Description: The part of an RNA shown here (small-subunit ribosomal RNA, central domain) has 350 nucleotides and comes from a metagenome. Model confidence (mean pLDDT): 91 of 100. The RNAcentral record of the full RNA draws on SILVA. Rfam family: Bacterial small subunit ribosomal RNA. Rfam links the family to the GO terms structural constituent of ribosome and ribosome.
[in-house]
Context: one part of a larger RNA
RNA sequence: CUGGGCGUAAAGAGUGCGUAGGCGGCGCGGUAAGUCAGAUGUGAAAUCCCGGGGCUCAACCCCGGAACUGCAUACGAUACUGCCGCGCUAGAGGGCUGGAGAGGAGACUGGAAUUCACGGUGUAGCAGUGAAAUGCGUAGAUAUCGUGAGGAACACCAAUGGCGAAGGCAAGUCUCUGGACAGCUUCUGGCGCUGAGGCACGAAGGCUAGGGGAGCGAACAGGAUUAGAUACCCUGGUAGUCCUAGCAGUAAACGGUGCACGUUUGGUGUGGGCGGGUUCGACCCCGUCCGUGCCGGAGCUAACGCGUUAAACGUGCCGCCUGGGGAGUACGGCCGCAAGGCUAAAACUC
Numbered sequence: 001c002u003g004g005g006c007g008u009a010a011a012g013a014g015u016g017c018g019u020a021g022g023c024g025g026c027g028c029g030g031u032a033a034g035u036c037a038g039a040u041g042u043g044a045a046a047u048c049c050c051g052g053g054g055c056u057c058a059a060c061c062c063c064g065g066a067a068c069u070g071c072a073u074a075c076g077a078u079a080c081u082g083c084c085g086c087g088c089u090a091g092a093g094g095g096c097u098g099g100a101g102a103g104g105a106g107a108c109u110g111g112a113a114u115u116c117a118c119g120g121u122g123u124a125g126c127a128g129u130g131a132a133a134u135g136c137g138u139a140g141a142u143a144u145c146g147u148g149a150g151g152a153a154c155a156c157c158a159a160u161g162g163c164g165a166a167g168g169c170a171a172g173u174c175u176c177u178g179g180a181c182a183g184c185u186u187c188u189g190g191c192g193c194u195g196a197g198g199c200a201c202g203a204a205g206g207c208u209a210g211g212g213g214a215g216c217g218a219a220c221a222g223g224a225u226u227a228g229a230u231a232c233c234c235u236g237g238u239a240g241u242c243c244u245a246g247c248a249g250u251a252a253a254c255g256g257u258g259c260a261c262g263u264u265u266g267g268u269g270u271g272g273g274c275g276g277g278u279u280c281g282a283c284c285c286c287g288u289c290c291g292u293g294c295c296g297g298a299g300c301u302a303a304c305g306c307g308u309u310a311a312a313c314g315u316g317c318c319g320c321c322u323g324g325g326g327a328g329u330a331c332g333g334c335c336g337c338a339a340g341g342c343u344a345a346a347a348c349u350c
Stems, first nucleotide, its partner, number of pairs: 004321003007304002012318001014201004021194003025088007033081002035077002039073004049065006091191001092188003095184004103177007110154001115149007125136002162169002206247006215241002220236004258317006266295012299306002323350003332343004
């Protein structure tokens, strides 16, 4: 090298874009590099293998043969691959038309609620718990009405729904903007797939600077509970949570399932589009494409289960695994302001 795997046993990179590389549709012609055939030369001896022989046998040694799977040269073959050329439209992309969507960014606006401030009414409690206490309240709280301030989040609609590569996205309006889908079959003519490095994006928490701060709330303080209670419960409460700019780069970043393409019985929901039937019709029925669920057939699977959204049957490319602990650690390197991240062992031990 050949081999076995990665939903749950060890194993799919958090996600995308893409460089090198690997792989690559149909037809025709050329070439003959890969590939194939026989030929010639070479492939020292020893060794290995076969036959025979010599030491009493064997090891060992001798003789003969085969082999040395290789390399080179010239002449051929041309299916497949490569290369060159011409063409094609089923892959891919473009165009036109159309509707759907919490896709992204910015600006503006809105109502409910909490809190606070001021004012009115009003009086002795309120709050909280298993029960309490800390706490708040006669300097007038709680309750209630009015006015105002400010921050954050957007009830119902809401779905088993939609969008996005993932993270994720939900009040409304406007502006800018990405993608997907369907219909028409109009254009280009292989422009494709994957993707080591690389680059970009990346929840929460964290960090830097400046703002903001209603509610919530690590830390912290107090009250309880308890043998203790550095907790669970309660009263407070700082960072933080929010905004702008930057850093960080992790996760049960999960469908624990890499991406792309093709093939393979069905049933039933639901979102978007188109066509047809019927109709007053938006309803309903039939068909079709894309998405998203459930149930199940063959097949697969250790089982559980998966099952046209595959974990089935195939092809291409990438990533990853190789007993448990030590350890995702040490050391080194790279990155980071730091926290730390990435890469990643060994001794020893079972």